This is a predicted structure of a 75-nucleotide RNA (c-di-GMP-I riboswitch aptamer) from a mouse gut metagenome. The coordinates come from a structure-prediction model, not an experiment, and the mean pLDDT is 91. The model forms 100% of the base pairs in the Rfam consensus.
RNA sequence: GCAAACCGCCAGAAAUGACGGGACGCAAAGCUAUGGGGGCUACGGCGUUGACGCGCUAUGCCAGCCCGGCCGCCG
Numbered sequence: 001g002c003a004a005a006c007c008g009c010c011a012g013a014a015a016u017g018a019c020g021g022g023a024c025g026c027a028a029a030g031c032u033a034u035g036g037g038g039g040c041u042a043c044g045g046c047g048u049u050g051a052c053g054c055g056c057u058a059u060g061c062c063a064g065c066c067c068g069g070c071c072g073c074c075g
Stems, first nucleotide, its partner, number of pairs: 001026002006021003010017002024064001030070003035067003038062003044057005
């Protein structure tokens, strides 16, 4: 310097994110999802069911999951 969980509020189908409070932690817990891997969600689409539902699927999301790239502090 940043800010987890949790709480409030807003957005979203959801995952999740923004803002405010709050600190678990972090020498990159800065940026990058149009570098790669992995994970989460399933509105919509496809399949299935008599139906309720169920399964698959990312164009959605996660950088505080890992590797990498860029910028950066100290020595």

Source information: It matches the Rfam family "c-di-GMP-I riboswitch aptamer". From the family's description: GEMM was predicted in a large-scale screen for bacterial structured RNA regulatory elements. RNAcentral holds the sequence, with entries from MGnify.